Predicted 3D model of a 96-nucleotide RNA (Glycine riboswitch aptamer) from Cytobacillus kochii. Its Rfam family is "Glycine riboswitch aptamer". Rfam describes the family as follows. This family represents the bacterial glycine riboswitch.
RNA sequence: AUGAUAGCAAGGGGAGAGACUGCAGUGCUGCAGCGCCGAAGGAGCAAACAAUCAUCGUAUUGUGAAUCUCUCAGGCAAAAGAACACUUGCUUGACG
Numbered sequence: 001a002u003g004a005u006a007g008c009a010a011g012g013g014g015a016g017a018g019a020c021u022g023c024a025g026u027g028c029u030g031c032a033g034c035g036c037c038g039a040a041g042g043a044g045c046a047a048a049c050a051a052u053c054a055u056c057g058u059a060u061u062g063u064g065a066a067u068c069u070c071u072c073a074g075g076c077a078a079a080a081g082a083a084c085a086c087u088u089g090c091u092u093g094a095c096g
Base pairs, nucleotide, nucleotide: 006091007090008089009088010087011086013084018034020033021032022031023030024029035076036075037074041072042070043069044068048063049062050061051060052059053057
């Protein structure tokens, strides 16, 4: 000096689902009820791999991903938030 990968920051982009009903309340909001969404976060698992048993098996245990599944949390007008990819900057430094 090239700058993979990983992390952080900023910027803009960014879906889904009742502006539901009742009470209180000016709205936000709080409580209760029914109906929904999945892309904050969280939880679960396939193949595969490893180990164990001595029963060799369609066995047991562990590791094991997600935008899949669950819906605890969160959300269901707008606003806010939002996984994710992009742009810029900083750090790291695979490879050459």
The sequence was found by an Rfam model in a public genome assembly. The prediction has a mean pLDDT of 81. The source organism's lineage runs through Bacteria, Bacillati, Bacillota, Bacilli and Cytobacillus. Of the family's consensus pairs, 90% are formed in the model.